Overview:
The RNA shown here (Bacterial RNase P class A) has 412 nucleotides and comes from a Micromonosporaceae bacterium. The sequence is in RNAcentral, with records from ENA. A source record names the gene rnpB. Its Rfam family is "Bacterial RNase P class A". Gene Ontology terms of the family: tRNA processing, ribonuclease P activity and dimeric ribonuclease P complex.
RNA sequence: CGAGUCGGCUGGGCGGCCGCGUCGUGCGGGCCCUGUGCCCGCCGCCGAGGAACGUCCGGACUCCACAGGGCAGGGUGGUUGUUAACGGCAACCCGGGGCGACCCGCGGGACAGUGCCACAGAAAACAGACCGCCGGGCCCAAACGGCCCGGUAAGGGUGAAACGGUGGGGUAAGAGCCCACCAGCAUCCCGGGUGACCGGGAUGGCUCGGUAAACCCCACCCGGAGCAAGGCCAAGAAGGGCCCUCGCCGCGAGGUGAUGGUCCGCGCAGGCGUUCGAGGAUUGCCCGUCCGAUGCCUGCGGGUAGGCCGCUGGAGCCUGCCGGCGACGGCAGGCCGAGAUGGAUGGCCGCCGCCGGCGCACCGGUAACGGUGCCGCCGGCACAGAAUCCGGCGUACAGGCCGACUCGUCCG
Numbered sequence: 001c002g003a004g005u006c007g008g009c010u011g012g013g014c015g016g017c018c019g020c021g022u023c024g025u026g027c028g029g030g031c032c033c034u035g036u037g038c039c040c041g042c043c044g045c046c047g048a049g050g051a052a053c054g055u056c057c058g059g060a061c062u063c064c065a066c067a068g069g070g071c072a073g074g075g076u077g078g079u080u081g082u083u084a085a086c087g088g089c090a091a092c093c094c095g096g097g098g099c100g101a102c103c104c105g106c107g108g109g110a111c112a113g114u115g116c117c118a119c120a121g122a123a124a125a126c127a128g129a130c131c132g133c134c135g136g137g138c139c140c141a142a143a144c145g146g147c148c149c150g151g152u153a154a155g156g157g158u159g160a161a162a163c164g165g166u167g168g169g170g171u172a173a174g175a176g177c178c179c180a181c182c183a184g185c186a187u188c189c190c191g192g193g194u195g196a197c198c199g200g201g202a203u204g205g206c207u208c209g210g211u212a213a214a215c216c217c218c219a220c221c222c223g224g225a226g227c228a229a230g231g232c233c234a235a236g237a238a239g240g241g242c243c244c245u246c247g248c249c250g251c252g253a254g255g256u257g258a259u260g261g262u263c264c265g266c267g268c269a270g271g272c273g274u275u276c277g278a279g280g281a282u283u284g285c286c287c288g289u290c291c292g293a294u295g296c297c298u299g300c301g302g303g304u305a306g307g308c309c310g311c312u313g314g315a316g317c318c319u320g321c322c323g324g325c326g327a328c329g330g331c332a333g334g335c336c337g338a339g340a341u342g343g344a345u346g347g348c349c350g351c352c353g354c355c356g357g358c359g360c361a362c363c364g365g366u367a368a369c370g371g372u373g374c375c376g377c378c379g380g381c382a383c384a385g386a387a388u389c390c391g392g393c394g395u396a397c398a399g400g401c402c403g404a405c406u407c408g409u410c411c412g
Base pairs, nucleotide, nucleotide: 001408002407003406004405005404006403007402008401009400010399012352013351014350015349016348017347018346020047021046023044024043026042027041028040029039030038031037032035049383053394054393056392057391058390059389060388061226062225063224064223068287069286070285071284073222074221075220076219077218078092079091080090081089082088093107094105095104096103097102108217109216113215114214115211116210117209130156131155132152133151134150135149136148137147138146139145164182165181166180167179168178169177183207185204186203187202188201189200190199191198192197230309231308232307233306239264240263241262242261244260245258246257247256248255249254266301267300268299269298270297271296272295279291280290281289282288316335317334318333319332320331321330322329323328353381354380355379356378357377358376359375360373361372362371363370364369
C1' cells in the first nucleotide's frame, strides 16, 4: 500500500424568537365545595431511543389461589460457568467451512418400539439379478447367436443414499468364504481434564443406512391472569352521586339555566338449596382436601361512568480500585436523567458541518472525461418515537469515528 476478519462508539452542532408537558411549601392574581385544592400569568428544573420498534423469551410487581398425589399439556436440550431469571451471555468441547484472522451448527437418544425415505432405478432396509460374468440343457451345420434352468453383488448403470476400503488367497464365476493392513463399531483397561471430551492399549464378531423441526424415549423446568393488574374516593337513603351535551357570562378554574346520559345501592321474574347441602376454590382433568346459607344460579330493568393512587429512585447511571481468560461479581465516591391519559417532547429563522446535483474558475488530456477550489445556487440529513418497570433476543438504520487482528506485495 492492497485485500479482509472481529469489536466498540456516535446518531448533526451553536444561537435567536414563538409554542407544549410534568414538577416546585417559588412570586403575583383569581375560583370554589376553603384544601397538602383548582385555574391564569411569570420565574426555575427536567423533557424520547440505540433501537423508545416487534411484543419473541425471562423476571419484578399486583390480583386470584395455595395439604398432597396422579394423568394430560407446554418448554428446554454438548459441557462448565454467569445471572433475580432466561430459550440470553461467556469460555471450552465436538462437527463443518476458510491459506488465515475468524465464521457457521434447529449439537441428548436411530442395538426400546413404530412410521417415512420424493424423482430415478430391477431393487430403498430381516435387501436386490436390469446389463454383465459363470455352469448346465435345448435349437441351429456351427458359433462369441437365440431360448430355458441355476449360480454370482467383483464390474456397469440409477440415485442424496445400493449393506466397509485396498491387496492377496480361493473359485466354474464370485463373495469377509479365508488372510494381512486400514477405517469404523461394541466392551474392557490405563493416562489427562471439574466436565463435554481427548490420547493410548487389549479383545470381539467381520460391518450395523438416513430421518426424532415424525410419533416416541430420556433428563431438567413450568399454577392462572395481567398496570385495561389492582386499590381508593364511597358516605347516605330508598334513593343518592358523577359526568357528558347544549345556551349565556368568564382566557381559565368556575358560575348559571335546560334536557338528556351514565354509575352504584338496588328492584323484578324463574330455578336450586341449608348437613341426606345448592354452589364455590384447588383456573385442563381425576382422586383427595377446604369453604359454604339475610345463600347460590340464570334472565331482565339504564347495566360496568368520572377522578385519584399504582407511576417511576431502580437487579439504576457514571468514575476509580480489586477478583475472574471472560460473561460477571465486590468495594468506595459521586449523580437524579420524561411520566402524558386523546396522549407534551414541536415550529420558524440565521450561521456552521456532512451528502448529492448543476454552474463557474483553474489544472491534466486531441477528445470523451478526470481532478482541485477558506467559489456560487438548489435540494437533502437515516431508522424511528416513551405509556408499569427491568434483563435479553430479533429486526430497521444515511453518514461518520476508533481499536485489535489476519493474508499478500514492496522497502529497510